[in-house]
This record gives sequence, C1' cells and structure tokens, in this order.
RNA sequence: CGAGGUGUAGCGCAGCCCGGUUAGCGCACCUGCUUUGGGAGCAGGGGGUCCCAAGUUCGAAUCUUGGUACCUCGA
Repeated sequence: CGAGGUGUAGCGCAGCCCGGUUAGCGCACCUGCUUUGGGAGCAGGGGGUCCCAAGUUCGAAUCUUGGUACCUCGA
C1' cells in the first nucleotide's frame, strides 16, 4: 500500500443477508425465598438508545458513503 473480516448490556454472543411488535440469550450483578452460614436451587428485578458521523426511507442495529479501532491474508 491492497483485499477480507469484526465492533450490539460488566463479559461472551444472536439478530444484519431479506428494514417494521418494546433490541434479545447465556454468564455476571441486585432483591427475596430456601439454609445455622455459604454454595446450589427457585422467584422477581436493573442495566443498551447497537464503534463515530452523514445520507436514503414513513420507518435504519439492518441499506449506502466516509471515518475509526482491532484481527487475518497478500505485497
């Protein structure tokens, strides 16, 4: 320098291709029950405006453009 991929809750991920209900799952966290206590189990709860900006659209995590961080490959 060129090509491809990834970025969504504290952590790991799905959803994106094919735009439309309130953005979900596991672990973690908080509260309660259970227990002498802890752990396990059970019930309930909180936390995001989806890497950043712009555009298209009635409507964007999803489509388009630019930027950015990381990973891989090539030179």
This is a predicted structure of a 75-nucleotide RNA (transfer RNA) from Candidatus Azobacteroides sp. It matches the Rfam family "tRNA". From the family's description: Transfer RNA (tRNA) molecules are approximately 80 nucleotides in length. It is annotated as a transfer RNA. The sequence was found in a public genome assembly.